[in-house]
């Protein structure tokens, strides 16, 4: 160069018949413990890599682009 996968919370990842984004684990809160820990409750935490179009509505579709990773030349 070429074709292909992936990109979502701090981390690991779900969510693809388009209808307004979750979940474990970490964090902080509080229950409990003599203290921690571990167990329970709950709480915050997201421009869905960036940047366009399409649509009433995009994490989904469609074009550019950046990055990681496979392959092939």
């Nucleotide at each position: 160069g070429c074709g292909g996968g992936c990109g979502u919370a701090g981390c690991u990842c779900a969510g693809u018949u388009g209808g307004u984004a979750g979940a474990g684990c970490a964090u902080c809160a509080g229950c409990c413990u003599u203290c921690c820990a571990a167990g329970c409750u709950g709480a915050g935490g997201g421009u869905c890599a960036c940047g366009g179009g399409u649509c009433c509505g995009a994490a989904u579709c469609c074009c550019g682009c950046c990055g990681c990773c496979c392959g092939c030349u």